[in-house]
RNA sequence: GGGCCUGUAGCUCAGCGGAAGAGCGUUCGGUUCGCAUCCGAAAGGUCAGCGGUUCAAAUCCGCUCAGGUCCA
Numbered sequence: 001g002g003g004c005c006u007g008u009a010g011c012u013c014a015g016c017g018g019a020a021g022a023g024c025g026u027u028c029g030g031u032u033c034g035c036a037u038c039c040g041a042a043a044g045g046u047c048a049g050c051g052g053u054u055c056a057a058a059u060c061c062g063c064u065c066a067g068g069u070c071c072a
Stems, first nucleotide, its partner, number of pairs: 001071007010024004018055001026042005048064005
C1' cells in the first nucleotide's frame, strides 16, 4: 500500500429498510431476623463519525476513524 471482517446500553451480543432489544451488571420495591437466591419495576443508547439514496436508514451506497485478520 491492497483485500476481507468488526464497531449497537457499564460488559457480552441480537436486530440487516417501517425506526432499539436480550442476558449479566446498576438502582428501587417485595420476600428474609439479616445476607444470598428468587419475584416485580425503573434508569441507562448522537446505533464509531460525515455525506448520499429513500416517504422512511442501526440496516443500502461512498468516504473517514478505530480494532482484528490475510497478501505484498
Molecule: transfer RNA
Organism: Candidatus Blackburnbacteria bacterium